[in-house]
RNA sequence: UUCUUGAUACGGCAAACCUGGUGAAAGCCAGCGGCGCAAAACUACAGGGGCUACAGCCUACAGGCUAAGCCAGCCAGUUACCAAA
Numbered sequence: 001u002u003c004u005u006g007a008u009a010c011g012g013c014a015a016a017c018c019u020g021g022u023g024a025a026a027g028c029c030a031g032c033g034g035c036g037c038a039a040a041a042c043u044a045c046a047g048g049g050g051c052u053a054c055a056g057c058c059u060a061c062a063g064g065c066u067a068a069g070c071c072a073g074c075c076a077g078u079u080a081c082c083a084a085a
Base pairs, nucleotide, nucleotide: 005083006082012037013036018031019030020029021028022027035073041078042077043076047075048074049071050070051069056065057064058063
């Protein structure tokens, strides 16, 4: 120095609920909040998987199919702080 790993230090992020906004919805933004996270940083046309269905198609009119919408705090790819054992 690198890889693995995760004690220490500086710190970092911020679940759910609630409030406001936005969207057809999933969800997202902001505030509060703190469940947790050693990558809970970035990437949705590297890849897999999942959610929603406005529009469209089908329909026995109950619904069904489908992403161009969305989720990375699902797996994953890439990058990164510190350095005890």